The RNA shown here (Bacterial large signal recognition particle RNA) has 267 nucleotides and comes from a Chloroflexota bacterium.
NCBI's taxonomy places the organism under Bacteria, Bacillati, Chloroflexota.
The sequence was found by an Rfam model in a public genome assembly.
RNA sequence: CCGUGCUCAGGCGGGGAACUAGCGGUGCCCUGUCACCCGCAAUCCGCUCUAGCGGGGCCGACAUCCCGGCCGAGGCUGGCGAACCUUCGCCUCCCACGACAUCAUCCGACGUUGAGAGUCGGGCCCCACGCGACGCAGGCCUGUGAACCCCGUCAGAUCCGGAAGGAAGCAGCGGUAAGCGGUCGCCGGCGGGUGCCGUGGGAUGACCUGGCUGGAGCCGAGUGGUGGCGCGUAUGCGAGGGCCGUUGGUCGGAGCCGGGCGCACGG
Numbered sequence: 001c002c003g004u005g006c007u008c009a010g011g012c013g014g015g016g017a018a019c020u021a022g023c024g025g026u027g028c029c030c031u032g033u034c035a036c037c038c039g040c041a042a043u044c045c046g047c048u049c050u051a052g053c054g055g056g057g058c059c060g061a062c063a064u065c066c067c068g069g070c071c072g073a074g075g076c077u078g079g080c081g082a083a084c085c086u087u088c089g090c091c092u093c094c095c096a097c098g099a100c101a102u103c104a105u106c107c108g109a110c111g112u113u114g115a116g117a118g119u120c121g122g123g124c125c126c127c128a129c130g131c132g133a134c135g136c137a138g139g140c141c142u143g144u145g146a147a148c149c150c151c152g153u154c155a156g157a158u159c160c161g162g163a164a165g166g167a168a169g170c171a172g173c174g175g176u177a178a179g180c181g182g183u184c185g186c187c188g189g190c191g192g193g194u195g196c197c198g199u200g201g202g203a204u205g206a207c208c209u210g211g212c213u214g215g216a217g218c219c220g221a222g223u224g225g226u227g228g229c230g231c232g233u234a235u236g237c238g239a240g241g242g243c244c245g246u247u248g249g250u251c252g253g254a255g256c257c258g259g260g261c262g263c264a265c266g267g
Stems, first nucleotide, its partner, number of pairs: 001267006010059003013031004021048005036056005065260006074251008084242007095232001097230002100227006107220002110217001117213007125202006131195002134191003138187003141182004150175004158167003
């Protein structure tokens, strides 16, 4: 130096936050996947600075073990910072929305066969009275209409009487009540989604219409500007948080580099 064998070092993951007096595990997260198997375990399980416990298996002196260095995934935390998101609050300025007023512009309609403005009147509107139409039910008129328990007349028949005469009374006929209908008409009552109706009173912004004054614009839609009013909470203001970035601190995997390292036999 090489080969073979062995196990007494040791390894078979590690890290972060949280939990814990502290350490580790199960659980969460990161890395990464060869990261051994079984049992115990978060209202916990097992230990005590030598810090998982119990049982089993594999690797093994090494690129896999130990030490040092480099690099640094990722986690936790403090400060700072705009846009965005979210929570709470405030204000009405800005902002958004709505309608109104006014000015300008464009388009359209109307206008010397007379615009806007003013004024008078009428209609439409409300109330009262009157008249009428309509609707509802009623009365008058008329028809029908009672086996008997309505009226009149009562054939036949019946009853009373010696007779003369008298009585009750069914059917029929005539009439009528309740009821059921009818034709147009008349009378009054009630009613209103009633009337190119009449009289009187009231209200009067808009709309329709007629007259007078007067002499050229007016109305509407869209767009833009201005004004204040209302309204909202998107805007604005304040505070907290999230996300992201930066900076500081802390822990820090995998990886890379260097060094160190047990025994036996053989060549």
Its Rfam family is "Bacterial large signal recognition particle RNA". It is annotated as a non-coding RNA gene.
Its mean pLDDT, the model's own confidence on a scale to 100, is 76.